[in-house]
The part of an RNA shown here (small-subunit ribosomal RNA, 5' domain) has 615 nucleotides and comes from a marine sediment metagenome. Its Rfam family is "Bacterial small subunit ribosomal RNA".
Context: one part of a larger RNA
């Protein structure tokens, strides 16, 4: 001098682009970060609202919706971290003994059956997590049979292995179901009317007057009551009979209607059939991704010199997708090492980054490739792919719940909290774009991503005014007391308005998908589907953002370090080897250009200095 994922001190106007736990791979509250498919399958609520109600409830709609469940694909990507690892881990150049879901191209096939298990219902155990028993059921779930161009095994004779459907459209033909019409035949479960009859209820009439009302008398008594006798009148209720009406039942009978069969016709739905799309099975090739092996390169220590027993090689077998001591049995005694084995320490590697004229040295934040890890250690399961961050099992440490019997958890995802530290941000918005998963699609999910917030952490850009202005004002400082300096600096005068502020306008990032339509492909087809073109209709988190215009007024915007030499820039006062400074040399003991202050000056500037680190 350059540089930094920086920190600290003083200071701080704006914007663009980047970056932001380097320490405790320390522990984590809370929310979100991986789902999706009804065009694989069987099921399937509730609220609200409307209507009815015997007020208990019921029906419709919501809705074949929400929701679970079986099944498929994905969850092995994307995102994080650098603990471990000195290694075929990485880099580079090669190799042969391998696998590869989805995707592309091509060949062949897609026939016929069966038995279950969830969901659901019933019952049970448990505080919970969850679990158990019985019963019902579907499928692109599961299992056989048939077939096999190929494929696999083979002793070359032969043997073995598959599959699943779903959706769209359709002129003619066929079948089934349902509805209607016509003709013929048969029949009456149920329905309506119903002479006569039976049962129940109600009205009226005839009749009688027990009882009651009323009157009277006797006995008895404290007083009611009760009992007896009488009847001009009133009269509920009632036995019996007559008649009328209603309801129920229901015979003979009647009517309508229904049902069945046959034949014909019309319509709707479903299927066969045809066709298209998408799946499924098997095989070959490709693409992509992955596994394996090898040459060379890859830090320090010899105050680490010997090391190794599945160790080194062979044979046979096992195992793997595949080679191989990868594993096992047997045999041989090898293998590595001063060209540094082994051991110890340190460390993810690379493209790159910083510096340097280069050679080199240092480094590996951000971005990109590879590797390793996911609380610690171990293990396998599923699957094309994992020995799997937000899967499982076991052990351990820690935390939490508990009814004490038993259970739950894993931020090195995004935010966020505590802790550690000199030190590092929001518990934000959106799927609009790009990309990913699922789906035919619509669409759903996506803390990937795109954006916003915070921080001068860095780089870059802009501003804090411009011109004029000598009475060289006042004030400060210095002075040889004449003056000098601050200094055109200020004031004053004349202008400008970037940025910030206020108001108005206002992009691009949006391509699609959907709908209509034209042409072509496919097809029996003008239908559906696919491709291309045209039209139409919308879709923006950022954000009313970038940008543009207008308005007002110099208005809102400068600091930090240094001034002895190195090194650009000096005087005065204070202090007196004190207080202090200092990168090195060194200053300070009474005239300090070196300490502290002031004035002046120098350098850089929204920064400046210091510290740390590298060249």
């Nucleotide at each position: 001098g350059a540089u930094u994922g920086a920190a600290c001190g003083c200071u701080g106007g704006c914007g663009g682009c980047a970056g932001g736990c380097c320490u405790a791979a320390c522990a984590c509250a809370u929310g979100c970060a991986a789902g999706u498919c009804g065009a694989a399958c069987g099921u399937g609520a509730a609220a609200a609202c409307u209507c009815c109600u015997u007020c208990g409830g019921g029906a419709g709609c919501a809705a074949g919706u929400a929701g679970a469940g079986u099944g498929g694909c994905g969850a092995a990507c994307g995102g994080g971290u650098g603990a471990g690892u000195a290694a075929c881990g990485c880099g580079u150049a090669g190799a042969a003994a391998u696998c590869u879901a989805c995707c592309c191209a091509a060949g062949a096939g897609u026939g016929g059956g069966g038995a279950a298990c969830a969901a659901c219902c019933c019952g049970g155990a448990g505080a919970a997590a969850u679990c158990c028993g019985g019963g019902c059921u579907a499928a692109u779930a599961c299992c056989g049979c048939a077939u096999a161009c190929a494929c696999c095994c083979u002793a070359c004779g032969g043997g073995g292995c598959a599959a699943a459907g779903u959706g769209g459209g359709g002129g003619a033909c066929c079948c089934g179901u349902c509805a209607c019409c016509u003709a013929u035949c048969u029949u009456g479960a149920g329905u309506u009317c119903g002479a006569u009859g039976c049962u129940u209820c109600g009205g009226a009439g005839u009749g009688g007057a027990c009882a009651g009302a009323c009157u009277u008398u006797g006995a008895a008594u404290a007083a009611g009551a009760a009992c007896g006798a009488g009847u001009a009148u009133c009269a509920a209720a009632c036995a019996a009979c007559u008649u009328c009406g209603a309801a129920g039942u229901g015979u003979a009978g009647a009517g309508a209607c229904g049902a069945g069969a046959u034949a014909g016709g019309u319509g709707a739905c479903g299927g066969g059939c045809c066709u298209c799309a998408u799946g499924c099975u098997u095989u070959u090739g490709g693409a992509u991704g992955a596994g394996u092996c090898u040459g060379c390169g890859u830090c320090g220590g010899a105050u680490u010199a010997g090391u190794u027993u599945g160790u080194u090689g062979g044979u046979a077998g096992g195992g793997u997708a595949a080679u191989g001591g990868c594993c096992u049995a047997c045999c041989a005694a090898g293998g590595c090492g001063a060209c540094g084995a082994u051991c110890c320490g340190u460390a993810g590697c690379u493209g790159g980054u910083c510096u340097g004229a280069g050679a080199g040295g240092a480094u590996g934040a951000c971005c990109a490739g590879c590797c390793a890890c996911a609380c610690u250690g171990g293990g396998a399961c599923u699957g094309a792919g994992a020995c799997a961050c937000g899967g499982c099992c076991c052990a351990g440490a820690c935390u939490c719940c508990u009814a004490c019997g038993g259970g739950a958890g894993g931020c090195a995802g995004c935010a966020g909290u505590g802790g550690g530290g000199a030190a590092u941000a929001u518990u934000g918005g959106a799927c609009a774009a790009u990309g990913g998963g699922g789906g035919c699609a619509a669409c759903c999910c996506u803390g990937a991503u795109c954006c916003a917030g915070c921080c001068a952490u860095g780089c870059c850009g802009c501003g804090u005014g411009u011109g004029u202005g000598a009475a060289g004002a006042a004030g400060g400082c210095c002075u040889u007391c004449g003056g000098g300096u601050u200094g055109u600096a200020a004031a004053g005068c004349a202008c400008u308005u970037u940025c910030a502020g206020u108001a108005g306008g206002g992009a691009a990032g949006a391509a699609a998908a959907g709908c209509c339509u034209a042409u072509g492909g496919a097809u029996a087809a003008u239908a559906c589907c696919c491709a291309u073109g045209g039209g139409u209709c919308u879709u923006g988190a950022c954000g009313g953002u970038a940008c543009c215009u207008a308005c007002a007024g110099a208005a809102g915007a400068a600091g930090c370090a240094c001034c002895g030499g190195c090194u650009a820039a000096u005087u005065c006062c204070g202090u007196g080897c004190c207080a202090g400074c200092a990168g090195c040399c060194g200053c300070g003991g009474u005239a300090a250009u070196a300490c502290g202050g002031a004035a002046g000056g120098u350098g850089c500037a929204a920064g400046c200095g210091u510290u740390a680190a590298u060249c």

Its mean pLDDT, the model's own confidence on a scale to 100, is 81.